[in-house]
Molecule: Glycine riboswitch aptamer
Organism: Chromatiales bacterium
């Protein structure tokens, strides 16, 4: 020197689901935006379960699997997670 794996930033792909309904405010009115309440839905920020294993018990113990608090249900933004690229660091050499 590659090459592997953390971590951190760039760049570019990156889904699913009501622009639902009533009421309030703002606006001259619509629209747009804020908040409050109903219904109905989606999983890919978080978060919470857990098989094999592990332990004397109890702790422990993966996911895009399962929940659906939270978070969303035009566009935008945000997205797990995927590529490439810059840094630093581990390991072996």
């Nucleotide at each position: 020197a590659a090459a592997u794996c953390c971590c951190a930033c760039c760049u570019g792909g990156g889904a699913g689901a009501g622009a639902c309904u009533u009421c309030u405010c703002u606006u001259u009115u619509u629209u747009u935006g804020a908040g409050a309440a109903g219904c109905g839905c989606c999983g890919a920020a978080g978060g919470c379960g857990c098989a094999a294993c592990a332990c004397g018990c109890c702790c422990g113990g993966a996911a895009u699997c399962g929940c659906u608090c939270a978070g969303g249900c035009a566009a935008a933004a945000g997205g797990a997670c995927c590529a490439g690229g810059u840094a630093g660091g581990a390991u072996a050499g």